[in-house]
Context: one part of a larger RNA
RNA sequence: UCGUGGUUAAGGAACUCGGCAAAUUAACCCUGUAACUUCGGGAAAAGGGGAGCUCUUAUAAUAAUAGGAGCCGCAGAGAAAUGGUCCAGGCGACUGUUUAGCAAAAACACAUAGAUCUGCUAAAACGAAAGUUGAUGUAUAGGUCUUGACACCUGCCCGGUGCUGGAAGGUUAAGAGGGGGGGUUAGCCGCAAGGCGAAGCUCUGAAUCGAAGCCCCAGUAAACGGCGGCCGUAACUAUAACGGUCCUAAGGUAGCGAAAUUCCUUGUCGGGUAAGUUCCGACCUGCACGAAUGGUGUAACGAUCUGGACGCUGUCUCAACCACGAGCUCG
Numbered sequence: 001u002c003g004u005g006g007u008u009a010a011g012g013a014a015c016u017c018g019g020c021a022a023a024u025u026a027a028c029c030c031u032g033u034a035a036c037u038u039c040g041g042g043a044a045a046a047g048g049g050g051a052g053c054u055c056u057u058a059u060a061a062u063a064a065u066a067g068g069a070g071c072c073g074c075a076g077a078g079a080a081a082u083g084g085u086c087c088a089g090g091c092g093a094c095u096g097u098u099u100a101g102c103a104a105a106a107a108c109a110c111a112u113a114g115a116u117c118u119g120c121u122a123a124a125a126c127g128a129a130a131g132u133u134g135a136u137g138u139a140u141a142g143g144u145c146u147u148g149a150c151a152c153c154u155g156c157c158c159g160g161u162g163c164u165g166g167a168a169g170g171u172u173a174a175g176a177g178g179g180g181g182g183g184u185u186a187g188c189c190g191c192a193a194g195g196c197g198a199a200g201c202u203c204u205g206a207a208u209c210g211a212a213g214c215c216c217c218a219g220u221a222a223a224c225g226g227c228g229g230c231c232g233u234a235a236c237u238a239u240a241a242c243g244g245u246c247c248u249a250a251g252g253u254a255g256c257g258a259a260a261u262u263c264c265u266u267g268u269c270g271g272g273u274a275a276g277u278u279c280c281g282a283c284c285u286g287c288a289c290g291a292a293u294g295g296u297g298u299a300a301c302g303a304u305c306u307g308g309a310c311g312c313u314g315u316c317u318c319a320a321c322c323a324c325g326a327g328c329u330c331g
Base pairs, nucleotide, nucleotide: 001326002325003324004323005322006321007320008319010317011316014315019312028050029049030048031047036041038149052071053070054069055068056067057066058065059064072076084310085309086308087307088306089305090304091302092301096108097107113146114145115144116143117142118141124133125132126131150297151296152295153294155227156226157225160224161223162220163219164218165217166216169215170214171213175209176208180204181203182202183201184200187196188195189194228246229245230244231243232242255289256286267283268282269281270280271279
């Protein structure tokens, strides 16, 4: 000097990103217990008190409980083990699960809700196949997708993309079809060069017929998704219930809102503090909330995150001492 443990005057979070760490509290008995609430909880809420040993009284009783008298110690839950508490808010309902070895969470799961596929040799999946799972199940079943207890709710848009249905018309493959054209040459014509050229063989090939799909027509958003701009207007000013106009498939409804979302921003006002970029309550000018990619609430729960208070303390003012260990020096 470092590490681990112990004690500390006065103060008591002034420390610090942050009470991190430590301290407080503690088992048992009696008492007492708020808001809120899904009436179960919250709750060990909070808060207050008790306790050893000896003798003795009451109950049938040596036990136990209650009462009385006394005794000892610094200390009676005599050691150890053994909740600090409260207030407010965000997120997630909850118990659970997870990054074996930097993340335990607001992530995953979950009961609930919805959509969709599937009639059984089911759909779906593995497998060139045989076969198997699904399931020795049968739509109150099984698969897939989303949401995520509960309460109140879940608005508008089908133009785009997807899915489902439709079949009149357009387009359309292989295939069918084979008009026509080319090659070859028995023969014919010609003095010759050469020309014409049947059948057959062969190369090609027009029209026409020809499914699904696509175009097309509908439906569908708890399918993927989307949910406007400008100008004017009221007898102070300001604002605009109102009007005009352009565009759109339709222009964001309820609710919430500087929010896990707000750039400007430490927005403005109020609360809390002597002093508050955080926090809580409002406002609404929502850069860029918004309704199962769910919206808004919510008792209970949480090694969750944020702010505050009491208690408590060597976290600090500001450091000191002790024990043990390491290091260092000497041997």
The prediction has a mean pLDDT of 87. Large-subunit ribosomal RNA, domain IV from an activated sludge metagenome, 331 nucleotides, folded computationally. The full RNA is in RNAcentral, with records from SILVA. Rfam family: Bacterial large subunit ribosomal RNA. Its family is annotated with ribosome and structural constituent of ribosome in the Gene Ontology.